[in-house]
Context: one part of a larger RNA
């Protein structure tokens, strides 16, 4: 100086509590990992900080695994053989998953590429993250962290970095052997809300003039449709440049300082995020690389390719989740609104897809449009509202299992790719001990898009859309920061 402390005080946090909420823990299924089995079920990570995580939804490739089968893509040198041929191709027949001349039987072909043996390279999802880099988690979301000149102390070290107040904050006030400073917070960047002010818009729209239809109280007035010689504007739409908020105003509380409450005027008087210091962890990752040290193997290979199978097996334990258990509900029918993005590709096969017709439907079949504000697309989403029927009955709640049949994608669908159709109708009557997450446009309900994608969301990353209950507090529990103080444990 640390660390520990079942020490003692401040402060602090829905990875803490408390007031709730919605739940997992009980069902069924889905998916991750154990363990079982298995030729192989390749494989890494295990407390926060492993386990719907490796962007890991694996039919072939993916691939590491398991059974088998060709090649060599063994540079380079040396040495040998060797133009009287160093080696290379192959029909057919046997063989063989195989139309692999791999191998055997036959011959043919071919020409110094090439064999043979040291060396010495080259591969390699093989070994070691406890040999390493970069990266990434994590302590650790809190405020901490560190040099110069000065002060104490032989010295290590220490003041600085602070009683106190106050803050999200070592944030600022102030105190003061300190004084002036840096990283870190904040500032900053992106993102949501305002601008009837600028700049604009036939890829966005309004209004107005005109022209057709159409309704009524017919010379008017309302809908709805027409690209109109450069009609005219920008309010709604889009996006640049700027504005706008600073606790600025007023009243209380405070040393009347830092600041804190309350209002008022406002579109906002904490919108979410991202970035993030010193010091570390023998945390992950050699399976993200043509990052890479050693070691192992290198032709019967652990290179690599070619067929198959495996990662999906199930007596059982855990994690994440879905869909329920029903009337605040199923079903049937009408009505009515979203915002986020995508979309025919450099390598590449694989794009969004309207309108028509045919099919119960999945889904075909044919005109088009779209490299996209332009086309689908006014994305006519879902919950929610409107009628109706059900009426508490494992029921019309639940939709798991199974059998049959159609269709798609793909080269390929059995271990059932995913989708429809009919039939089957299992357990769940709200889930113990425990335990998660979480304060406002949040929680929870609903869908919708994007990764992934030939097929293809029970996942994850976004996006709206109905939208509450309860705190606005506290140190009890669980940690965390600082101060104090025991311990000689380093």
């Nucleotide at each position: 100086u640390g660390a520990c402390g079942g020490a003692a005080g401040u402060g602090c946090a829905c990875c803490a509590c408390c007031a709730g909420g919605a739940g997992u823990g009980g069902a069924g299924c889905c998916u991750g990992c154990g363990g079982c089995u298995u030729a192989a079920u390749u494989u890494g990570a295990c407390c926060c900080a492993a386990c719907a995580c490796g962007g890991g939804a694996a039919a072939a490739c993916u691939c590491a695994c398991c059974c088998g089968g060709c090649c060599c893509g063994g540079a380079c040198a040396c040495c040998g053989u060797a133009a009287g041929g160093a080696u290379u191709g192959a029909c057919a027949g046997a063989u063989u998953g195989a139309g692999a001349g791999c191998u055997c039987u036959u011959u043919c072909u071919u020409g110094a590429u090439u064999c043979g043996g040291u060396g010495g390279g080259u591969g390699g999802u093989g070994g070691u993250g406890c040999a390493u880099g970069g990266c990434c988690g994590u302590u650790c979301u809190u405020a901490g962290u560190u040099g110069g000149u000065g002060g104490a102390g032989c010295g290590a070290u220490u003041u600085g970095u602070c009683u106190g107040g106050u803050u999200a904050a070592u944030u600022c006030c102030g105190a003061u052997a300190a004084c002036g400073a840096a990283c870190g917070a904040g500032a900053c960047u992106c993102u949501a809300g305002c601008c009837u002010g600028c700049u604009a818009a036939a890829u966005a729209g309004u209004u107005c003039a005109c022209c057709g239809a159409u309704u009524c109280a017919c010379c008017g007035a309302g809908u709805c449709g027409g690209u109109g010689u450069u009609a005219a504007c920008u309010u709604c739409u889009u996006a640049g440049a700027g504005g706008g908020a600073c606790a600025a105003g007023u009243g209380g509380c405070g040393u009347u300082u830092a600041g804190c409450c309350a209002c008022a005027c406002g579109a906002g008087a904490u919108u979410g995020a991202g970035c993030a210091a010193u010091a570390a962890c023998a945390g992950g990752u050699c399976u993200g690389u043509g990052a890479u040290g050693c070691c192992c193997u290198u032709a019967g290979a652990u290179g690599u390719u070619c067929g198959g199978g495996g990662c999906c097996g199930c007596a059982c334990g855990c994690g994440c989740g879905c869909u329920a258990c029903a009337c605040u509900g199923a079903a049937g029918g009408a009505a009515u609104c979203a915002g986020c993005g995508u979309g025919u590709g450099u390598u590449c096969u694989c794009c969004c897809u309207u309108a028509u017709c045919c099919g119960a439907a999945a889904g075909g079949a044919c005109c088009g449009g779209g490299u996209a504000a332009c086309c689908c697309g006014u994305u006519g989403a879902a919950c929610c509202u409107c009628c109706u029927u059900c009426a508490u009955g494992c029921u019309a709640g639940g939709g798991a299992u199974u059998g049959u049949g159609g269709c798609u994608u793909g080269c390929a669908a059995u271990u059932g790719u995913u989708c429809c159709a009919c039939a089957u109708g299992a357990a769940c009557g709200a889930g113990g001990a425990a335990u998660u997450c979480c304060c406002a446009g949040u929680a929870a309900g609903c869908g919708c898009g994007a990764g992934u994608c030939a097929u293809a969301a029970g996942c994850u990353c976004g996006c709206g859309u109905u939208g509450a209950u309860u705190a606005c507090g506290u140190c009890c529990c669980u940690g965390c920061c600082c101060u104090u103080u025991g311990u000689a444990c380093a």